This is a predicted structure of a 1484-nucleotide RNA (small-subunit ribosomal RNA) from an uncultured bacterium. Rfam family: Bacterial small subunit ribosomal RNA. Rfam links the family to the GO terms structural constituent of ribosome and ribosome.

């Protein structure tokens, strides 16, 4: 797109169509098929009336009389009910469709055509009586009529029989004349006219016969008509014939007898499923799915049999009889069939009123009016659809106020929208007119009459007072749904916080959701809008047009072949297919297309085309078909010839294992990474010699070679298949390629039987490895491996590549055989074969490319998303083991190929780094300090957690700091910016409380100006901002940290590839370096690197004060102390200097080496800074900024005292030690950095000492901090827990500060703890380095520092070299990994859901089979008792249309016979539920 649609929300109109797809479930009630008096007999009653009678004057009575009324009701008769209407059970088939056929048939009423319609006869309903029954319903006996039922007659006709004649036709056969025989039917009614009084005539309608048509049927027939082979074989009246029988006809339709056949792989039987079509939907076509409404054909009317009447039925509202179900009922019997229209109940997601009318159409019956019609015309419900029309138009900006919504807080949407203004009347509301659908029949005139035609007339509307008009009012009475991540037009805010939810898919939601929820806006469509449902489509995703199978699904393991289907050149003929025309057919309707009616449309109506098809005919021969002649290239057959692990079957052969006998010899052997089981003094192993036994066949040997494959390897022989060259003017002459099914052979390993058995060697035990080790590796060892004969039939049976033929550059090689080279030889050449590389071309890309995976043709074979599965179940093969065919439910959204870019690999190549190794000193043991985990607590604020937290922020927690706990306060707040007001202050001062903060009382007391005033200032009091170490580094911004001072990270143009994406940037050198050369489909560029900075090292020239002092002077107890000096040393700007430059040696070059030279320095001198592209959602909201959320008399403030120091414990980084390279005492030496005015402090006194009181200098190359210690010298200890070590405790002090209790540093005396060099791990560092030893400084009142950043002194050892451990770079390689191996994933278990398969059995349906009963019925037989007609006799009389009997004929209940439906019985079968238990299997 569609929908007979349901289902949520809305919902204003009228047109057109449409409505039980479910239980063909079961039905109350009413209707739905009747109708003719012009066929016929018989007849009412209610009422009204007249007459008569009676009367109590109301009437009432008479079987009285007349309309009622020859009517209604009902009855013979006749058409009709076989149609319409409803439905889709059933059916997979002549039902259907569509084409023919009937020389195999029927047809009521119509229509036309011939000819008639004379004469009779007895019944019998209705009625009347009587009778039975509860009712349905019936029985006796009498009476009667017909267009009811019978007979006879006529008959140029029907039909039958045989006879003879002539015409058709595809066959069987048709159908016509002629004579002759025998045979058969009828029926009246009536109106009107005419002419008569009688029956005939005309007219109408009807019967009967006869031709012919139309209409409706019946049977037959070609083709077409779902799916399943896990249905392959079905049938016995079955196939056929002779006869009969029956039919409208044809026919195994049905019977007797003979015969044994039909059908099937072109899908029979069988199973499911399904009414068939025209059509509809969908689609570019072919298709595909579909069969509501219209129309056509079937097929069933509660189920199941079955006839009867009729033209027509085996009959929806007709019958019989049987079953279920209901209902009546006096318990004997009896009664019904909504799949018609209404309606019910029930089912259901789900479908309408118990309406009017026959006015129209149509059909039934009537001469006809006219009757009756749930048919049909209408009307009611219902957005369930189509398609129309409406909710209102112009015009309005102050883009107002608002309300909502966002804002960056200016604004900005909503918006010409609202409001006002004007205007209009579809719809509404009222009120008035008001249709069309109708035009006959029919009466009457006219006509000799009927028809038709012409005048006239008379009556009919359900819908309906509807449609439609006219007027009047007044914007009044009418919008809603979904959507707004992506597909897909349409954005924001606000809640929620992997939670509630969304969702077709991908996927959203774990605190800034454009994905949910609400809003606001918007998008879309709009009396509708969405969701679910089903079909098409896209989908070339069953592909015939129009795919594919080398690795994605997909070649059968192989050959060999029947059948199907396929097939070389040449002429000639046929015309099945093929092609051109023409005929009928293809229903209506629907689609298409013209123009038409309803205002438009939608809808209706009306011509046309179309309906690609089916049958028939007329040509053509080019192709394909058939026939027939031919031909040799396809393809075979014959001779020669070489090659060769094809095959079989026998038999010989040597090496080696093992195994027995014997010698010789002694301790061992075997085994492996090590071991160990084993064997061996009972002599093994080695070793030499006889000898048995079985399997295999070294070397030759080769991407050599044969075979269809599987597969073949010692040599001989015998026996046989295939393949290949060369030649012959050889034969044959399309015999040919493939091949469902069938048939062969078909590896290992299994199986069967028998024998055999050295070796190796499942199972199995036994030693090992090992966390375990049912394993790898070991010592043994049984099937088995070899042989015969059988089964089995299967492998990554692979080239993952089906055969066949023909075609399409090369080059290089192998195997075979041949030709040319005169012969050898090089070489060239052809066949066939088998290899490697490559064009063109193909391929998703690898790949492949004359051995196609190129270009064509033939045939077969197989796949159609993963998984469940090659699995269940069925069937078949098999001795098993198993094979072969081979699904479905659950369930995934992907599974899969081939290539790319990264990753990582206990893969490989290169190279690197204090990475290892070589080394020095440590780090874990101890003690302290210091951090951090735990614990604790009110509180132990906060962050930082592997490297890359843990002497980290903190370059410095008594108190403040402080962010944390307590108390006890304060709310415009501690600091700040406006507003608006109030008073005049305010500061300042004093006094009570208080722990202080706070709270409180009190004293004091502006300035300018003329002035209502004005200004600054603090107060106060309102409201807006403040304020917050609250949160959220996972909103961020700067910062930083990490890899790593590793050498990489990329870009622009080209090329290269369908494309991710290569190339560059690989490659060969070289390098500390992607540092350079060199080559190259790449040339360039950029960010790193290096180098430009700073600083050390050498030096020049300038400059010399506070540094320096060589020369010259002066001066001191003593000092560059001073005068001068600019040399020096030092300062600090600016130069120089290192560039592999130069020189050998190697190298194409870049570079590379070295005891080279020169140089203060050599090959980046050293050392800092500088840190690519990115990663770690690294870290930090608590530096700072910041966005969003919170709280606001508190999460803000501020103040006291506490806590950030708390300790059973564990980690981390230090520090001092364990001592003699030492400790301790005394003496004597050299620095550098640096800092100093709330500071440094010389120098003096006082103190053991910390330090304290004085007190000069210098804001400092000037004074100070400032004696540097290690080192040296010299004394002492003498190896011990000590003269080491100093922890810890105990007293006395200083200092600093408000304050030193928690909880500060120092000094003094006195106390002396571990601890004697540190398991297991483990961290640093290559030279002025490690180690060692002091000094300064930052924060700082003071410290907690032994951290931290600086400096200079003293000053080592070692580097073999890259396996190895850790990490790094760059090429390769394979990857199922991309959150990237901390990956990704198999199995078992355990748990919970889900579907499925087996099972003892146990249940339910279908379809058949065989028996038994056996209704009703047709048919057949028999025939009681009896019957009016008709025909023959016969008797009687009253002589009759007479009466009685019998006979034939025909009728007949009733027995009985065949079929038979429903039941019963029985063995089997196929399906579907269910089963304890039990089996994988799918999801979590």
């Nucleotide at each position: 797109g569609a929908c007979g649609a349901a289902c949520g929300c809305u919902g204003g109109c009228g047109g057109c169509a449409g409505g039980c797809u479910u239980a063909a479930u079961a039905c109350a009630u009413g209707c739905g098929a009747g109708u003719c008096g012009c066929a016929c007999g018989a007849c009412a009653a209610c009422g009204c009336u007249c007459u008569g009678g009676c009367u109590u004057c109301g009437g009432c009575c008479a079987g009285g009389g007349g309309c009622g009324a020859g009517u209604a009701c009902a009855g013979u008769g006749g058409c009709c009910g076989a149609c319409u209407g409803a439905u889709g059970c059933a059916u997979a088939u002549c039902u259907c469709g569509u084409a023919a056929a009937u020389c195999a048939c029927c047809u009521g009423c119509c229509c036309u055509c011939u000819g008639g319609c004379g004469c009779g006869g007895g019944a019998c309903a209705a009625u009347c009586a009587c009778a039975g029954g509860a009712a349905a319903c019936c029985g006796u006996g009498g009476c009667u009529g017909a267009u009811a039922c019978c007979g006879c007659a006529c008959g140029u006709c029907u039909u039958c029989u045989g006879g003879a004649c002539g015409c058709c036709u595809c066959a069987u056969g048709g159908g016509g004349a002629c004579a002759a025989g025998a045979u058969g039917a009828c029926a009246c009614c009536u109106u009107g006219g005419g002419g008569u009084u009688a029956c005939g005539c005309u007219g109408g309608c009807g019967c009967c016969u006869u031709u012919g048509g139309a209409u409706g049927g019946g049977u037959c027939u070609g083709c077409g008509u779902u799916g399943g082979a896990u249905u392959a074989a079905c049938u016995u009246g079955u196939u056929g014939g002779u006869g009969a029988g029956g039919c409208a006809g044809c026919c195994g339709c049905u019977c007797a007898c003979c015969a044994u056949a039909g059908c099937u792989a072109a899908u029979a039987u069988c199973c499911a499923u399904a009414g068939a079509u025209g059509g509809u939907c969908u689609g570019a076509c072919a298709g595909g799915a579909u069969g509501a409404u219209c129309a056509u054909c079937c097929a069933a009317c509660c189920u199941g049999g079955g006839a009867c009447u009729a033209a027509c039925a085996c009959a929806c509202a007709g019958c019989c009889c049987a079953g279920a179900c209901u209902c009546c009922u006096a318990c004997a019997g009896g009664a019904a069939g909504c799949c018609u229209c209404g309606g019910u109940g029930g089912g259901g997601a789900a479908u309408c009123u118990u309406g009017c009318a026959c006015a129209a159409u149509g059909g039934g019956g009537u001469c006809a009016c006219c009757c009756g019609u749930g048919a049909u015309g209408c009307g009611c419900c219902c957005g369930a659809g189509c398609a129309a029309c409406g909710u209102g138009g112009a015009a309005g900006a102050a883009g107002a106020c608002a309300c909502c919504c966002c804002u960056a807080g200016g604004g900005g949407g909503c918006g010409u929208a609202c409001a006002c203004u004007c205007c209009u009347a579809u719809u509404c509301u009222g009120a008035c007119c008001g249709a069309a659908u109708a035009a006959a029949c029919c009466c009457c005139u006219g006509u000799a009459g009927g028809u038709u035609g012409a005048a006239g007339g008379c009556a009919c509307g359900a819908c309906a007072g509807u449609a439609g008009g006219u007027c009047a009012g007044g914007a009044a009475u009418a919008a809603u749904c979904a959507c707004c991540g992506g597909c897909u037009a349409c954005c924001u805010c606000c809640g929620u916080g992997c939670c509630a939810a969304c969702a077709c898919c991908c996927a959203c939601g774990g605190u800034a959701a454009u994905a949910c929820c609400g809003a606001u806006g918007g998008u879309g469509c709009g009396a509708u809008c969405g969701u679910u449902g089903u079909c098409c489509u896209g989908a070339a995703u069953c592909a015939g047009g129009g795919g594919c199978u080398g690795u994605a699904g997909c070649g059968g393991g192989u050959g060999u072949g029947c059948a199907a289907g396929u097939c070389g050149g040449g002429c000639a003929u046929c015309a099945a297919g093929u092609c051109c025309g023409a005929u009928g057919u293809g229903a209506c309707a629907c689609c298409c297309c013209g123009a038409g009616g309803c205002u438009u449309a939608a809808c209706c109506a009306u011509g046309g085309a179309a309906g690609u098809g089916c049958a028939u005919u007329c040509c053509a021969a080019g192709c394909u078909g058939g026939u027939g002649c031919u031909c040799u290239u396809g393809a075979u057959u014959c001779g020669c010839g070489g090659a060769g692990a094809g095959g079989c079957u026998g038999u010989c052969g040597g090496a080696a294992u093992u195994c027995u006998u014997g010698g010789u010899g002694u301790a061992a052997c075997a085994g492996a990474g090590a071991u160990a089981u084993g064997c061996c003094u009972a002599a093994a192993u080695a070793u030499c010699a006889c000898g048995a036994g079985g399997a295999a066949c070294a070397c030759c040997a080769g991407a050599g070679g044969c075979g269809a494959a599987a597969g073949c390897g010692g040599g001989c022989a015998g026996c046989u298949g295939g393949a290949c060259g060369g030649a012959g003017u050889a034969g044959u002459g399309a015999c040919g390629a493939u091949c469902a099914g069938g048939c062969a052979a078909g590896a290992a390993a299994g199986u069967g039987u028998g024998g055999g058995g050295a070796g190796c060697a499942a199972a199995c035990a036994c030693g090992a490895u090992u966390a375990g080790a049912u394993a790898c590796g070991g010592g043994g060892g049984u099937a088995g491996u070899a042989c015969a004969c059988g089964c089995u039939g299967u492998a990554a049976u692979c080239g993952a590549u089906g055969a066949a033929c023909g075609c399409u550059c090369g080059c290089c090689g192998c195997u075979g055989c041949c030709c040319c080279g005169c012969u050898c030889a090089a070489g060239g050449g052809g066949c066939a074969g088998u290899g490697g590389u490559u064009a063109a071309g193909u391929u998703a890309a690898c790949g492949c490319g004359u051995u196609a995976a190129g270009c064509g043709u033939u045939c077969c074979a197989c796949g159609u998303g993963g998984g469940g599965a090659g699995u269940a179940c069925g069937a078949u093969c098999g001795c098993a083991a198993g094979g072969u065919u081979g699904a479905a439910a659950g369930u995934c959204a992907a599974a899969g190929g081939a290539a790319u870019c990264g990753a990582g690999g206990g893969g490989g190549g290169c190279c690197c780094g204090c990475a290892c190794a070589a080394g020095c000193g440590g780090u874990g043991g101890a003690g302290c300090a210091u951090g951090u985990g735990g614990c604790u607590c009110a509180a132990u604020u906060c962050g930082a957690u592997g490297c890359a937290a843990c002497g980290u922020g903190a370059a410095g927690a008594a108190c403040a700091u402080u962010a944390c706990g307590u108390a006890g306060g304060c709310u415009c707040g501690a600091a700040c910016g406006g507003u608006a007001g109030a008073g005049g202050a305010c500061c300042g001062c004093u006094c009570c409380u208080g722990a202080a903060a706070g709270g409180g009382a009190g004293c004091u007391u502006c300035c300018c100006g003329u002035u209502u005033g004005g200004g600054g200032c603090a107060u106060c009091u309102a409201g807006c901002g403040a304020g917050c170490u609250a949160u959220u580094g996972c909103a961020u911004g700067g910062c930083u940290g990490u890899g790593g001072u590793c050498a990489g990270c990329u870009c622009g143009u080209g090329u290269c590839g369908u494309g991710a994406g290569a190339u560059g940037u690989u490659g060969g050198g070289u390098u500390a370096a992607g540092u350079c050369c060199c080559g190259c489909a790449a040339c360039g560029a950029g960010c790193g690197u290096a180098a430009c900075c700073c600083u050390u090292c050498u030096u020049g020239a300038u400059a010399g004060u506070u540094a320096c002092c060589a020369u010259c002077g002066g001066g001191u107890a003593g000092u560059g102390c001073c005068g001068g000096g600019g040399a020096c040393u030092c300062u600090a700007g600016c130069g120089a200097a290192a560039c592999u430059g130069c020189g050998u040696g190697c190298g194409c070059a870049a570079g590379c080496a070295g005891u080279g030279a020169g140089g203060a320095a050599g090959g980046u001198g050293g050392g800092g800074a500088u840190g690519a592209c990115g990663u770690c959602a690294a870290g930090u909201c608590a530096u700072c900024a910041u966005g969003g959320u919170c709280g606001u008399u508190a999460c803000g403030c501020a103040u006291a005292g506490g806590g950030c120091u708390g300790c059973a414990c564990a980690c981390g980084u230090g520090u001092u030690a364990c001592a003699a390279u030492g400790g301790c005492c005394g003496g004597u030496a050299c620095a550098a950095c640096g800092g100093g005015u709330a500071g440094c402090c010389a120098c003096c006194u006082c103190g053991c000492g910390a330090g304290a009181g004085g007190g000069a200098g210098a804001g400092a190359a000037u004074c100070c901090c400032u004696g540097a210690a290690a080192a040296c010298c010299g004394g002492u200890c003498c190896c011990a827990g000590u003269u080491c070590g100093g922890a810890u405790a105990g007293g006395a002090g200083u200092u600093u500060g408000c304050a030193a209790c928690u909880c500060g540093a120092c000094u003094c005396c006195a106390u002396g703890a571990a601890g004697c060099a540190g398991g297991a791990a483990u961290g640093g560092c290559u030279a002025g380095u490690a180690a060692u030893a002091g000094c300064g400084g930052a924060u700082c009142a003071g410290c907690a520092a032994u951290g931290c950043c600086g400096u200079g002194g003293u000053g080592a050892a070692u580097c073999c070299g890259u396996u190895c451990c850790c990490g790094g770079g760059c090429g390769u390689u394979g990857u199922a990994c991309a959150c990237a191996c901390c990956g990704c994933c198999g199995g078992u278990c355990a748990a919970g859901c889900c579907a499925c398969g087996g099972a003892a059995g146990g249940u339910g349906a279908g379809a058949g089979c065989a028996c038994c009963c056996g209704a009703a019925g047709u048919c057949c037989u028999u025939g009681a008792g009896u019957c009016a007609a008709c025909u023959c006799g016969g008797g009687c009389c009253c002589u009759g249309c007479g009466c009685c009997g019998g006979a034939g004929g025909g009728a007949g209940a009733g027995c009985g016979g065949c079929c038979g439906a429903a039941g019963g019985u029985g063995a089997g079968u196929u399906c579907a539920g269910u089963g304890a238990c039990u089996g994988g299997g799918g999801c979590u």